[in-house]
Parts: sequence; structure tokens; C1' cells
RNA sequence: UCAGUUAAGGGCAAACCUGUCGCGAGGCAGGGGCGCAAAACCAAGGGUCUCUUUGGAGACAGCCUGGUUGCCUGAA
Repeated sequence: UCAGUUAAGGGCAAACCUGUCGCGAGGCAGGGGCGCAAAACCAAGGGUCUCUUUGGAGACAGCCUGGUUGCCUGAA
């Protein structure tokens, strides 16, 4: 640098439920576990969604692209 999960150590946590914040999309905490080799971080581009006084303002990183970083193994 590239490839990947065979192995080892692990990690994250969908839907749903409870509480809480928000007009809302949705966020946070606990439970839960569908899955994930970056399901770590970033709203830069696209996309989807929400609100609006239709000027605009927001949400989603587990939708795609992109950027940054990381464990282990193998190859060069």
C1' cells in the first nucleotide's frame, strides 16, 4: 500500500418496548438483537424525510459517493 474475517481478542447495535427532549423528521438513556470488516468520525456532493412565515430552516453517517482515523491476518 492492497486484500480480507480463516483464526484470536473484541466492537457496534436494526425493528420493537420504556423513559426523556423536540412542532416534526428524529436525538439521548436503559432493555433488546436484525445485521455490520469500518454499522468509528465528518452533513462536502447526491438522495430520502420533516417543519415553515414557501424567504428558508432542519433530520438521517445502519441510503449512496467522498474525506479522515483504527484492531487482527495475509500478500507485495